[in-house]
Predicted 3D model of a 72-nucleotide RNA (transfer RNA) from Lignipirellula cremea. Its Rfam family is "tRNA". About the family: Transfer RNA (tRNA) molecules are approximately 80 nucleotides in length. The family's RNA type in Rfam is transfer RNA.
């Protein structure tokens, strides 16, 4: 060079082509507590980049990046 498969909150990991993109830890506020741990509540965080397709894409298709697996 070719092919194949991946790519989502700091991680980890859900989502019939129509959801407010959900949960878990972890962070942060507050509650309990003499305090801390534990617990309980709440905040905040993500669709790799570009393009098409469709009314409507995180989902489909093409390209680029980056991982990893084949192959001459």
């Nucleotide at each position: 060079g070719c092919c194949c498969c991946g790519u989502u909150c700091g991680u980890c990991u859900a989502a019939c082509g129509g959801a407010c993109a959900g949960g878990a830890u972890a962070g942060c506020g507050g509650g309990c507590u003499u305090u801390c741990a534990a617990u309980c509540c709440g905040c905040a965080g993500a669709c790799a980049g570009g393009g098409g397709u469709u009314c409507g894409a995180u989902u489909c298709c093409c390209c680029u990046a980056c991982g990893g697996g084949g192959u001459g």